[in-house]
RNA sequence: AGAGUUUGAUCCUGGCUCAGAUUGAACGCUUGCGGCAUGGCUAAAGCAUGCAAGUCGUACGCGAAACCGGCUUCGGCCGGGAGUAGAGUGGCGAACGGGCGAGGAAUGCGUUUCUAACGUGCCCCAAGGUCGAGGAUAGCUCGGGGAAACCCGGGGUAAUACUCGAUGACCCCCAUGGAUCGCAUGGUUCGUGGGGCAAAGGCUUGCUACCCUUGGAUCGGGAAACGUGGUAUCAGGUUGUUGGUGGGGUAAUGGCCUACCAAGCCUCAGACGCCUAGCGGGUGUGAGAGCAUGACCCGCCACAUCGGGACUGAGACACUGCCCGGACUCCUACGGGAGGCUGCAGCGACGAAUCUUCCGCAAUGCGCGAAAGCGUGACGGAGCAAUGCCGCGUGUGGGAUGAAGCAUUUCUGAUUGUAAACCACUGUCAGGGUUUAGGAAAAUUUGACCAGACCCAAAGGAAGGGCCGGCUAACUUCGUGCCAGCAGCCGCGGUAAUACGAAGGGCCCGAGCGUUGAUCGGAAUUACUGGGCUUAAAGGGUGCGUAGGCGGGAUCGUCAGUGUCUUGUGAAAUCCCACGGCUCAACCGUGGAACUGCAGGGCAUACUGCGAGCCUUGAGGUAGGUAGGGGCAAUCGGAACUCUAGGUGUAGCGGUGAAAUGCGUAGAUAUCUAGAGGAACGCCAAAGGUGAAGACAGAUUGCUGGGCCGAUUCUGACGCUGAGGCACGAAAGCGUGGGUAGCGAAGAGGAUUAGAUACCCUCGUAGUCCACGCCGUAAACGAUGUACAUUAGGUCCUGGAGGUUCUGACACCAUCAGCGCCGAAGUUAACACACUAAGUGCACCGCCUGGGGAGUACGGUCGCAAGGCUAAAACUCAAAGGAAUUGACGGGGGCUCACACAAGCGGUGGAGCAUGUGGCUUAAUUCGAAGCAACGCGAAGAACCUUAUCCAGGGCUUGACAUGUAUGGAUUAUUGAUCCGAAAGGUGAUAAACGCUCUCUGAGUGGAACAUACACAGGUGCUGCAUGGCUGUCGUCAGCUCGUGCUGUGAAGUGUCGGGUUAAGUCCCUUAACGAGCGAAACCCCUAUCCCUAGUUGCCAGCGAGUCAUGUCGGGGACUCUAGGGAGACUGCCGGCGUCAAGCCGGAGGAAGGUGGGGAUGACGUCAAGUCCUCAUGGCCUUUAUGCCCUGGGCUGCACACGUGCUACAAUGGUAUCGACAGAGCGAAGCAAUACGGCAACGUGGAGCAAAUCGCACAAACUAUGCCCCAGUUCGGAUUGUAGUCUGCAACUCGACUACAUGAAGUUGGAAUCGCUAGUAAUCGCGUAUCAGCUACGACGCGGUGAAUAAGUUCCUGAGCCUUGUACACACCGCCCGUCAAGUCAUGGAAGCUGGGAGUACCCGAAGCCGCCCCGAUUCAGUGGUGUCGACGGUAAGCUCGGUGACUGGGACUAAGUCGUAACAAGGUAGCC
Repeated sequence: AGAGUUUGAUCCUGGCUCAGAUUGAACGCUUGCGGCAUGGCUAAAGCAUGCAAGUCGUACGCGAAACCGGCUUCGGCCGGGAGUAGAGUGGCGAACGGGCGAGGAAUGCGUUUCUAACGUGCCCCAAGGUCGAGGAUAGCUCGGGGAAACCCGGGGUAAUACUCGAUGACCCCCAUGGAUCGCAUGGUUCGUGGGGCAAAGGCUUGCUACCCUUGGAUCGGGAAACGUGGUAUCAGGUUGUUGGUGGGGUAAUGGCCUACCAAGCCUCAGACGCCUAGCGGGUGUGAGAGCAUGACCCGCCACAUCGGGACUGAGACACUGCCCGGACUCCUACGGGAGGCUGCAGCGACGAAUCUUCCGCAAUGCGCGAAAGCGUGACGGAGCAAUGCCGCGUGUGGGAUGAAGCAUUUCUGAUUGUAAACCACUGUCAGGGUUUAGGAAAAUUUGACCAGACCCAAAGGAAGGGCCGGCUAACUUCGUGCCAGCAGCCGCGGUAAUACGAAGGGCCCGAGCGUUGAUCGGAAUUACUGGGCUUAAAGGGUGCGUAGGCGGGAUCGUCAGUGUCUUGUGAAAUCCCACGGCUCAACCGUGGAACUGCAGGGCAUACUGCGAGCCUUGAGGUAGGUAGGGGCAAUCGGAACUCUAGGUGUAGCGGUGAAAUGCGUAGAUAUCUAGAGGAACGCCAAAGGUGAAGACAGAUUGCUGGGCCGAUUCUGACGCUGAGGCACGAAAGCGUGGGUAGCGAAGAGGAUUAGAUACCCUCGUAGUCCACGCCGUAAACGAUGUACAUUAGGUCCUGGAGGUUCUGACACCAUCAGCGCCGAAGUUAACACACUAAGUGCACCGCCUGGGGAGUACGGUCGCAAGGCUAAAACUCAAAGGAAUUGACGGGGGCUCACACAAGCGGUGGAGCAUGUGGCUUAAUUCGAAGCAACGCGAAGAACCUUAUCCAGGGCUUGACAUGUAUGGAUUAUUGAUCCGAAAGGUGAUAAACGCUCUCUGAGUGGAACAUACACAGGUGCUGCAUGGCUGUCGUCAGCUCGUGCUGUGAAGUGUCGGGUUAAGUCCCUUAACGAGCGAAACCCCUAUCCCUAGUUGCCAGCGAGUCAUGUCGGGGACUCUAGGGAGACUGCCGGCGUCAAGCCGGAGGAAGGUGGGGAUGACGUCAAGUCCUCAUGGCCUUUAUGCCCUGGGCUGCACACGUGCUACAAUGGUAUCGACAGAGCGAAGCAAUACGGCAACGUGGAGCAAAUCGCACAAACUAUGCCCCAGUUCGGAUUGUAGUCUGCAACUCGACUACAUGAAGUUGGAAUCGCUAGUAAUCGCGUAUCAGCUACGACGCGGUGAAUAAGUUCCUGAGCCUUGUACACACCGCCCGUCAAGUCAUGGAAGCUGGGAGUACCCGAAGCCGCCCCGAUUCAGUGGUGUCGACGGUAAGCUCGGUGACUGGGACUAAGUCGUAACAAGGUAGCC
């Protein structure tokens, strides 16, 4: 100090989340020791038991017992115990100490002052004093009542208890004189006179107690100022209230109380009410300012079961005192009594949660006492708890066969890891023992508890927790398979998970580690320090103006603010610094600093304030001009429209995308004339004018507000802003009364549509208009508050006044006010703004703080209502949003292209058949391909094989195939009879090998093979969404990128855009771009022309030979041809156009002309496109089976649907006969000639040919001629029958071909749709691959004949570029809205039901103080009665805050529900308020 998260990416805004520190904590796992701290935060709910306040015999009177001894008449007595224990009277204390935070927002607390308005026991200093007298009473004793608590009566007793009298002042009161002081009331002091008030003794005889008085110290009472929470959805509150006078009361002021008088007092600077809360020193955090907090320690306050009250006392309205009332608990003999842990322990209860019914008065302190001493749950200690902080340890050194094991692996290894084992050593802590420095002061004595020193033993007793996707340090394997689970945020998990679970490894801390809660921080995310408001949340609709805030120039005074110096205070502790003490540290001590504050005093006087008198520039006024839809009222006008009447006139009008409803023969529309009515004002008119805004438009008149200009003059800061307040305020709406032509919510009808409660059409009511009164809101917008100052320019327009010129116009120049545009600096997230700021300053106001819920609920207030203003929460999400970028998309635009359309030619869709697919069927009909880009596709050939576990059945198990190891031994290769079987397979007689060596009838050994066993083989099993490779498609479309530079905060842009041009990002020009790459083109192949070379198997012009005939032969290279090499075409030339360009148009020449034609060649990428069944391959699955072998079947199955083809429907034809002309291929398990047989398929046979030589091989359309004569035919050939041929082990399922016979549908094909721009379409045949044969009508090639049309781009489809909009980015097959239905959650309303709180009025009226009356008595008391006040309680009507509530309202959320399509593109009717 930052980081993650909105997006495809970017910048910004903005929330959420994390990393830090802390804690009276709790929970989970774990746990060796010690020190110092801390430990009921919840029920101020209730408590068993014990203890927590006593002490004094030196104030006083009493006064036992047990027991011991003695005596006894056995009743007891005496002495000791003992003046002891014990209670009582009396004194002091008990008001401290200890606990807790309910209440209390001020009677409190904090700081600073004041008390001239006060008190103070014990203590200290000082002055003085203590004389005389008296009567009681408890205890005790006797008697009585009661269960008890306790009470009553008789008798008698003491005091430092009580009373009376005396004395007494420097004490108190009254009167009065003087001095002096103070801010006022008044104080202090010196006098005089009068009145009043005191005492206590005790003992150890020198101490102590007592009384009066002054002073001090200490501790308190009271007052003031300032400070000290939230809420305005609390705006008015108050009657002892505010003040005065008299009186009372108190230690003392005071409405503190009372009587009377006056009517005040508080309040937007927040009264009153409600909610919450002990306050401070401090504590946590933070750079600080702040924010949060108030455990422990210290100060103050308040409380003591709840409420009230007084008594005693120096002090209380009293925690362990009293009285009364309430609730609760306990005892009871039912009549009455007792009690108060918010003291220390402890109990149950509550709760996530918090300890021992311990020891001791040894220390420190407190009470009493003369003292010894006693008491002390204050305190000192120990115990429990890792609750926190701090310290220590769990060993140290050596040790590589880098052991084993675990885990991993590419199988070599690497890792755990010097870690362990092993060797050597040490002794902290814990354990055991001995002893006593210190806490002990003071000469002796005194320790609950802690502790020091020394000795012993043994590595022995002592390590865990969290995490490892990013943030955030740390990675692999297995399991799981959107399951189980994780998660602080983003998010992981759907078969290869570093995110789940486990293991290994690692990282971080360490007697702890994590989680949860809470606070601060990060968060500048409430912004004082230190934020914002055009579009992200945010400027009030506009003005006037009150309070308030702020305010021009110069002078004097004052010194409040301000500054500086000083004094007092700011308790201690804490924090900080230094030093010191515990072995260190935590902890503790001493000293310093600090406590940023408050108050007093001195000085300064710039600025602000205040006071005084001036000034003119801000502001305003007077007089003069001037523009204007500024406002209000009245009057007038023309055009249009509708209606009414009449004329002319006739069948339609109207309306729409097209129609219909509607109007019209009862005469419409159209047209003419006359009249009526209401509303709005064309042109002028504009980027224009006016107004505060809303808004304002025919003309004229009247009344009236404001502005601007120039000049002079007057006032003299009179100003700016403006919370509340007041006024104005579009449209719609409301009330009353008018008015109503047109338009027109609602409504009706017609269309459209799947529907159409809409868009379109025909009607049409409120309304729109007027008057008066309400409403008070708008995307009331410049989404930009008002005022002032200041900061470059350029330009259009409006209003004024001036200068230049002799005058005027025009023009030019400078100027003021206004309306706009462009633009520098600057600002801004960007877009943009830019003297009309969103720049730079200043003043004031309003407003914002994530999205949704919600501008909603409740409350209040305004309104006739509609509704407005004010304005939340629960809950929910991790985003919502702004600007800009790149794409994609649009029923957006522009330009351009393509057989895309158009113009043509021929098809498909109808028929039959072939073929593929879907579906159906089936034991099986194997699998894949699915819009274009699956469907004559994989398959360039399914009868068996192919072929697939697709089906039925039969078999094999190291296997049909590969490699290795081990063992065996001649079992082996090879020949294989017989039997079973459909075959595979099983059974297995028999014969019988090879190489080498040797000791040679034989033995040994080797390779291959075989057998057995183990590793493994095998899989067309799954995943093409794990992959490679290959392929399709956009698309042979013209695009796709890079380097450097430049622009931009950035994503990105530029280049690649623009103007031309091209088939082309092809080229040219311009240019912050300059270059380059992949594509295009070219290079390559075929083809078209020519040349050169070569001349067999090809060719044959000339020469020769030969044949019925044929390049047949000799020859020849001329030609064709073959196949090598070259030439040629480049807009090169000419003209025109074009920017002096690129290029285009036309022409010449040329075989060919503008890439000549064709092919190969396919950029970056898209489609998780296709293929695991070509192949390869990860993972998974299978292993007597999903492998392998075999027989048979199936892949050919057929109500049907679709795709692709073939053949046709005929005369441009069919048929018959004769005749002509190709190219490219193929051939040895082959092509096969001539010849013969057969109607034919074909058969017999075999010359020739591994091919420019021989063969397939007759090309066909075509030409010529004949027939057919428009018909289901001499068209068409399906189907079926019979007989054959061929291939093959085998044509039944299921082949092709032939002949004869049969002769179906079909007469040109609906909606729709396909191909093709020239040697193309159309048409005609030929060949090849696969292949035994064939389903080929397919596919791939070859040549023959050979057109028509277009020269265009409106439309359909697709594509390219530029631009525009976007809420899309999985990218329009996108996104997304609302109702309904289902579930869950929180919440509003609600008849009611119910609980709490604070009051008001009335009733009752305890205790008690005060007052009064009676009685009483020597006095002081006291008894009884009564009055005011008065707690609790009761009654009544309300207020307020909750809980619950049938039903009901909306809201939020929830993988795949329903209905539509509202919004985002012109979203298909622009959207929104």
The RNA shown here (small-subunit ribosomal RNA) has 1473 nucleotides and comes from an uncultured prokaryote.
The RNAcentral record of the sequence draws on ENA.
Model confidence (mean pLDDT): 83 of 100.